[in-house]
Predicted 3D model of a 74-nucleotide RNA (transfer RNA) from a Clostridia bacterium. It was read from a public genome assembly. Rfam family: tRNA. Its family is annotated with triplet codon-amino acid adaptor activity in the Gene Ontology.
């Protein structure tokens, strides 16, 4: 240079045949419960989905450009 794949709350992920409120687990806060914690139980806070644009009534999902990782040839 070229091809593929991944990029979603702090962290690992799902969601990716378009449907309209964006999930799950772990962690953090807060409350139960306990003589005090730990375990468990309940509640909540955090994200507009790596940017940017374009298709649509509608996009995390599709398309184009671009960035960071990664894997393969050259």
């Nucleotide at each position: 240079c070229u091809a593929c794949c991944c990029g979603u709350g702090g962290c690992a992920c799902a969601g990716c045949u378009g449907g309209a409120u964006a999930g799950c687990g772990c962690g953090u806060g807060a409350g139960a419960c306990u003589c005090c914690g730990a375990c468990u139980c309940u509640c909540a806070a955090g994200g507009u989905c790596g940017c940017a644009g374009g298709u649509u009534c509608g996009a995390a999902u599709c398309c184009u450009g671009u960035c960071g990782g990664g894997u393969a040839g050259g």